[in-house]
RNA sequence: CUCUUAUCGAGAAAGGUUGAGGGAACAGGCCCGGCGAAACCUUAGCAACCGCUCCAAUAUUAUUGGAGGACAUGGUGCUACUUCCUGCCCAAUGCUGAUUUAAUCAGCAAGUUAGGGAAAGAUGAGAG
Numbered sequence: 001c002u003c004u005u006a007u008c009g010a011g012a013a014a015g016g017u018u019g020a021g022g023g024a025a026c027a028g029g030c031c032c033g034g035c036g037a038a039a040c041c042u043u044a045g046c047a048a049c050c051g052c053u054c055c056a057a058u059a060u061u062a063u064u065g066g067a068g069g070a071c072a073u074g075g076u077g078c079u080a081c082u083u084c085c086u087g088c089c090c091a092a093u094g095c096u097g098a099u100u101u102a103a104u105c106a107g108c109a110a111g112u113u114a115g116g117g118a119a120a121g122a123u124g125a126g127a128g
Base pairs, nucleotide, nucleotide: 001128002127003126004125005124006123007122008121013043014042015041016040017039021032022031023030026087027086028085029084044079045078046077049075050074051071052068053067054066055065056064057063058062083120088117089116090115091113092112093111094108095107096106097105098104099103
């Protein structure tokens, strides 16, 4: 770097160096930032993805499922804002038009929704 797979509305900051940007990229929005951004270092913390412990099944020393923080001196990760929000498709709602009405059909630039998906991204695990 590529592929597969799981998760992504919870949680958790101080100090030092430095000095203007930052919230992945593009666009729009909304925010953070000289009361110090990003980056790096130190310390602290959060959290069960792998690992660990226990239980069960399969039928075996492995696989699968479940539980555990009085396992956080094992490996990662993370510590503003939902992955900050939107972008593409669908649904509902709404609006417009047609048909005499119920209703049906067609369209929709813009809007609404903790809606359902996709794409992209992040992190873990596995493979190349």
Predicted 3D model of a 128-nucleotide RNA (SAM riboswitch aptamer (S box leader)) from a Bacteroidota bacterium. The sequence was found by an Rfam model in a public genome assembly. Of the family's consensus pairs, 88% are formed in the model. Rfam family: SAM riboswitch aptamer (S box leader). Its family is annotated with regulation of gene expression in the Gene Ontology. Rfam's curators write: The SAM riboswitch is found upstream of a number of genes which code for proteins involved in methionine or cysteine biosynthesis in Gram-positive bacteria.